[in-house]
RNA sequence: CUUAUCAAGAAAGACUGAGGGAUUGGGCCCGAUGACGUCUUAGCAACCAUCUUGAUUUCCAUCAAGACAGGUGCUGAUUCCCGCCACUAGCAAUAGUGGAAAGAUGAG
Numbered sequence: 001c002u003u004a005u006c007a008a009g010a011a012a013g014a015c016u017g018a019g020g021g022a023u024u025g026g027g028c029c030c031g032a033u034g035a036c037g038u039c040u041u042a043g044c045a046a047c048c049a050u051c052u053u054g055a056u057u058u059c060c061a062u063c064a065a066g067a068c069a070g071g072u073g074c075u076g077a078u079u080c081c082c083g084c085c086a087c088u089a090g091c092a093a094u095a096g097u098g099g100a101a102a103g104a105u106g107a108g
Stems, first nucleotide, its partner, number of pairs: 001108006011041005019030003025082003042075003047071002050067007079102001084099006
């Protein structure tokens, strides 16, 4: 950079010790009854790999369904919510829907 997914799911212990929830702003939340982080163990899921079956195909391969758990990933809150754009309702405040941007993870 390209592409797919992001409303589901899954926590204990040890160490540490003050902020943390990516980013600027707002909200809200977690946190000395120890958050965040690191390690261990356990778990969740099924992107890739592997295997099986079926379809297409001369083959390579592609697609669909299933199995498994080797490589990743993940285990507070929808990516915690909003923000930016469009539309809808509303006098307005605001609410709803869709999208973008940014981000996370996988594969290339």
The RNA shown here (SAM riboswitch aptamer (S box leader)) has 108 nucleotides and comes from a marine eukaryotic metagenome. Its Rfam family is "SAM riboswitch aptamer (S box leader)". Gene Ontology term of the family: regulation of gene expression. About the family: The SAM riboswitch is found upstream of a number of genes which code for proteins involved in methionine or cysteine biosynthesis in Gram-positive bacteria. The RNAcentral record of the sequence draws on MGnify. Its mean pLDDT, the model's own confidence on a scale to 100, is 84.